[in-house]
This record gives sequence, C1' cells and structure tokens, in this order.
RNA sequence: GCAGCGGCUCAGGUGAUCGCUCGCUCCCCGGCUUCGGCCGGGGGACGGGAGGAAAGUCCGGGCUCCGCAGGGCAGGAUGCCGGGUAACUCCCGGUGAGGGCGACCUCGAGGACAGUGCCACAGAAAACAGACCGCCUCGCCGACCCCGGUCGUCGAGGUAAGGGUGAAAAGGUGGAGUAAGAGCCCACCGCGCGGACGGUAACGGACGCGGCACGGCAAACCCCAUCCGGAGCAAGGCCAUGUACAGGGGCGUUCGAGGGCUGCCCGCCCGAGCCCCAGGGUAGGCCGCACGAGGACCACGGUGACGUGGUUCCCAGAGGAAUGAUCGCCACCGCCGCAAGGCGGAACAGAACCCGGCUUACGAGCCACUGCAGCA
Repeated sequence: GCAGCGGCUCAGGUGAUCGCUCGCUCCCCGGCUUCGGCCGGGGGACGGGAGGAAAGUCCGGGCUCCGCAGGGCAGGAUGCCGGGUAACUCCCGGUGAGGGCGACCUCGAGGACAGUGCCACAGAAAACAGACCGCCUCGCCGACCCCGGUCGUCGAGGUAAGGGUGAAAAGGUGGAGUAAGAGCCCACCGCGCGGACGGUAACGGACGCGGCACGGCAAACCCCAUCCGGAGCAAGGCCAUGUACAGGGGCGUUCGAGGGCUGCCCGCCCGAGCCCCAGGGUAGGCCGCACGAGGACCACGGUGACGUGGUUCCCAGAGGAAUGAUCGCCACCGCCGCAAGGCGGAACAGAACCCGGCUUACGAGCCACUGCAGCA
C1' cells in the first nucleotide's frame, strides 16, 4: 500500500435575529368570591425541549384491569453446558460440529432400540436387504485344439471384492485366506460398550473389552424436559353526561327471566329486572404521564456479561400533535487553484405509558489484529 477481520466513539460546534411548546415566576385586563383566593385572556423574564436507531412491533418485563387465575384438554415457546439478569428466544464464558491460509465467523447442537410414517428420480435392490453387469463352482449340449483343457448358449447354486444407479447401497485401507469372495480372520483407523482419571458441567485424552450390534429424516407426526392465565395506556381511574326521560308490547322474581366469565370444558359468581318497537339529539374535561430495573464519574469484585458501594445530576411530555428557520464564524469532506482563497456537500430518520433486547436503515472517525506485496 492493497484486501480483510473484530471492536469502540460521535451524530457538527458557536454567536445574533425571528418563532413553537412545556414548566415556573412576575405584570396587566375581565369574571366570581365565604376576601383566603380561584378561573379565563394577553405580555415579559428564566429553565427544559428527539434517537442510535425514536423505526419494525419480533421477543422479554414493569404497570393496569379482568374470574387473584384451582384442575383438565387444546395451544404456544424454548431445547449442548455453566453463568448474568426483573425477565427473555437476549447477553457473557465454555464444549462440540462446520467454514476460512488467517484474524475470525456460523450453528435448524434433546430423543431415530416408545410408536406411526416418509426416503422423489435413477437403480436389480432404499431397510426384518438386494444378484443387473461381473467373478466362481457344478450339470447338459455345442464348437475348437496341443486330448484334458479352453470358449459359448441354457440350467442349478455360491459371491456384496469390482462395475453401474443414487443424496444415501448395511464400516474404510492393507494383508492373510478362498473355487471366487466376505469382519470369515489379522493390523491400523472408525464405531459401540465399560470402569477409573481431568473438568461444576457440556465434554475431553488415554486404557480395556467387543468383529461391528436394524442407514437417513424429528424445520414429519410424535416422545421427553422446562416455561407460559388473558387483554392491553383506545389499559384503567375521577368528574360530567340525553345509555337519562316520556309512549306501546312481551317475558320474569326460588317453577330463576337475564347477566358476568381467558380458546374450550369442569367449576365459580351476581341476580330483580330484562328484551323488542318507535321519539327527539347532548360534551367533553382531568388524572394515569415523566424520579426511573434513571444518567454521569470514581472505587472495589469478576476472564466477561454484570454486581456492590460512594459522589453528583434532574434531563421532552404534545394531543392535528412543539422540538424550527435565516445569516455570520469555526471544524469536517470533495472539487478547482502554485498560493491566498473560491465553489459545493453533510446520511438514516423524528418521541406518544415506560424500560431491557433483537432486527432493519444509515454518515463519519478511531483502535487492535490477519493475509499478501514492497522498502529499510
């Protein structure tokens, strides 16, 4: 220098002018008053005013209400081990497997002797194996010759070494062995089992034993283990209200109308009013809601996620929805210029009950490391 890999940080700064919104405070005007104040309008000063993702709404929790949630069925989620956390499908540290020369990255990592099912096409055969070609033995017939062998058709058998099909053909390589072959036997590798050893564990490296014991798919049903009650701030609470009120009809009050009730059932509870027809047409406001698993810094413990302690700070709360605009200077990037300087650019995107994650979108800078090439 090129290519790559992992992590971190920032999200322009500042001044002037003009605005928006919330809080607090002061002044003015109007109304009410029990004379303490309260309500409404206007103006001024001061203070706060988007994000790393506010996004997708995909997980988890707080909070709120409901039958305070008991049992069963159904359903869903998770799935190597240990730890972190309020909790998680998240994070951290390991194990195993896979990928990369490497830094490093990825994982759909429980169970296939509980049962059921599937394995397309090709192929002879796809799971209590299977003879298509090939190899070998025997028999019959035929041909040939060097006269006891060779070859060929057919038939009976043996053989899973070789060929061929396939994603997958019932361990692999080599040897011994055989008519030809075969874990039939042997060595090594693989596999299975066993008890010790190391490790909290997943697991690991050895040792011994066993010729090897029915391949794959569980993101097929399923089984096992653990967890999950439901709905969501349009939750929910308070005030106000025309869900009142007036008219007609029907049913019912222990012979129980009707209603509450999470996907369903068991089960539980309320209960004297309920349903239908038709009339006119009212209104919304406040709280929840900003002090929180909170931020910054420091110390200690831990490999780390994180935890503990101390100091310090208060930091958006709208409701058609504020958080902005213009100009100057500085900083950054690009282009032009010898230079002074000039011109241009500056991403993705915007709270709406609040947090912890994940994912997606996106600009710039910094650090560590890896591979290759060059120079000293």
Annotation
The RNA shown here (Bacterial RNase P class A) has 376 nucleotides and comes from a Polyangiaceae bacterium. The prediction has a mean pLDDT of 75. The RNAcentral record of the sequence draws on ENA. The source organism's lineage runs through Bacteria, Pseudomonadati, Myxococcota, Polyangia and Polyangiaceae. A source record names the gene rnpB.